Formats: sequence, C1' cells, structure tokens
RNA sequence: ACGGGGACCAGGCAGCCGCUGCGAUGGCAUGACCGUCGCAGAGGAAAGUCCGGACUCCACAGGGCAGGGCGGUGGAUAACAUCCACCCGGCGAAAGCCGCGGGAUAGUGCCACAGAAACCAGACCGCCCUGCUUCGCGCCGCUACACGGCGCUUCGCAGGGCAGUGCCCUGCGUAGCCUUGGCGAAGCAGGGUAAGGGUGAAACGGUGGUGGUAAGAGCCCACCGCUCUUCGGGUGACCGGAGAGGCAAGGUAAACCCCGCCCGGAGCAAGGCCAAGCAGGAGGCGUUCGAGACCGGCCCGGUCGAGCCUCCGGGUAGGCCGCAAGAGCGGCAUGGUGACAUGCCGCCCAGAUGAAUGGCUGCCCACGACAGAAUCCGGCUUAUCGGUUCCCUGUCGGC
Repeated sequence: ACGGGGACCAGGCAGCCGCUGCGAUGGCAUGACCGUCGCAGAGGAAAGUCCGGACUCCACAGGGCAGGGCGGUGGAUAACAUCCACCCGGCGAAAGCCGCGGGAUAGUGCCACAGAAACCAGACCGCCCUGCUUCGCGCCGCUACACGGCGCUUCGCAGGGCAGUGCCCUGCGUAGCCUUGGCGAAGCAGGGUAAGGGUGAAACGGUGGUGGUAAGAGCCCACCGCUCUUCGGGUGACCGGAGAGGCAAGGUAAACCCCGCCCGGAGCAAGGCCAAGCAGGAGGCGUUCGAGACCGGCCCGGUCGAGCCUCCGGGUAGGCCGCAAGAGCGGCAUGGUGACAUGCCGCCCAGAUGAAUGGCUGCCCACGACAGAAUCCGGCUUAUCGGUUCCCUGUCGGC
C1' cells in the first nucleotide's frame, strides 16, 4: 500500500423563544386552569412485516387426517429459518467467503436442440480383416505376347451372430498335401471394434503402460475411483490405515415424492374499567330426548349450555387503564475455543393519540447520506454521506 473480518459515531458548541412526559412548588383546600424550577425526550436501521417469542383473550388446548416449517453434526438461546464451533463440498494465492448440505436401489416425471446413441443404448468419421471388380508392380505356368494362377484339408483356441445343444462369420495356432503360395491403391459387399475424432451441459469409470490384439477394449497390469471386510481416532457429522474384488449402479428432488424432527388460533384496533345514550320489530330452531357455541380446515372425542341464529331498524365512537423497570443497559470477576452463562457492583435512557424536539443568531468542521417511535423484545433483509478504531502471524514492498 492492497485485501479480509469486527466494534463505535451519525454534525458539534453557545444564546433567545417554543413543544411533550415525569417530579417538586405556588395561585387555591381540591379539581379544571395558569405560573416557576429540575430531570428526560426518535434509529442503526425507527424501514420491510420476512421469522421467533413475551403478553392478552378464546376452555382445560386431547387424538388423528390434511396442511405448513426445517434438513450435515454438536452446542448457545425464551425461541427461531438466528448465532457459535466443527465436518463435507465449491471459490480464492491467502486471510477468508458461499451452501434449501438427508434419500436417485420406494415410486412417478424430465434430460429440448445437436448427435449414431441420453438407461440398461449405440456406429457418423475413423481403425482392422475377408470376398469381388479394376489398375500398377513382382513371381510362376510358356521362348515371348496374349491368357491363366498366386493355395487346399482336418483339429483346437479366442471373439461375435442366430438359435436351443447345433449352425454360420472373423482372426490365430498345430498337423498334412501339392510345391510358385505376393504387395499396394481405388470402389462395392460382409464381419470385428467403441480406444481416437466429431455432437452436446452430460456419452455408460479416469490416467498411464516398454502388456496384449488382425485392429481394439478392465482384455491384462499399476495408481486413482467404486463395492465389501476389518483396524484406529472422534460425542458426532466424518477422517486415516490394511486387505479382497475387474467392478453392477447416468444426471435432476430450489421437480412431484420418500424419510426424520417440529407446529392450537387470533392479535394492543389484544384485553379490561368508567361515564353517557337509545327502540325495538319479524321469522326459524330449542330448553337435559340438547338449539347453539368452542377448535385455522375436516373427523373423533370433550367442555359449556337456556337461550341461540337470520333479517329490518335505533343509540354510542367519550374518558381511563393496558403504557414502559425490561428474557433492560454498563462495568468487573470466573467458566467456556466460541456463541454465551453465573456472580457482584452501578444506572433508569421517549410514551404521543389528527399524533411531542421546532424557529432565529453566531462559531467550528467530517459540510451532514438513508431517514421519525405508536405493545415490547431477539434476529434477518433492504437503503445509506462520511469518520474513528481493533484484529489477520493475509499478500507485496521498504527499513
């Protein structure tokens, strides 16, 4: 200097006037109302409403189906999809960062196009062998041209095909017969091959071989991978070692699904208290042989129950509580790798309700971004001007 991971601040100071809550005090004994003094008064996200809870009510919240959430292991926490540590995988040179991280042999679905072929497949180019035709060269049959020929049979092994116990195709080897027993190119037909090339996101284990083959192939061998057995370490996810086996299983579950664990509902406009005010009518069902209510949906079970349900119509929208002392904050010590826990000491840091912090002046500099509480708290996500500071035994350079 660059990179990575944390913490904190969020314009400041002074003066004048003003706003809200609480406390004290005076006018006035009290209330209303008014005055004086003191203390306090928007955020790191107050936003989103994405998770989890506290609290309140529904009854005391049972069983099942369906539905929803989570998904490596072990911990922290009131709880969580959060946080910590570790494991595995990926990215990075590294410090570090990321992860819808169980199952593809329970089943269903999908893999377009290209390509020969995308689950139990397959031959486009290529490589090898055989046969036929043509051409060239060589050998033999004949002095030469022309013309003809350049093998045949039995057995065995290997590979492949069709079938069902046999047949056919290709290659190699042995033996015998005759005795001249070939090579190359092009085209066609048949057979073998899946190594090489091509297509694709992906091609049915990978790399290598001085093995093997007509040419090739786990055909053989070594290593890796995979499967099985076993030993050691670890709470565990997993990690490491040894041996045996040529070796069947493609990908996709942020597709449906399977497996494992978890889950009552509604929400401060919850829920209570007070005051004030009005106007009831019709219909249906029912009163212990049970109308109706309770539960996110359904079923079972259970509880309450003498009134309940539907329609038409009238009155009220006021005040108080809930309302901020909390799973609170700060410091120290101990334990722990850590998240955090325990103990001691100290502190009180907003409670509006058509909605409180505004206006003016002066100075300073970081020139002020994103942006305003409405029951509260733990997280996550999003927006964001700039400043301060700690760590990494990160990288480079210098002393």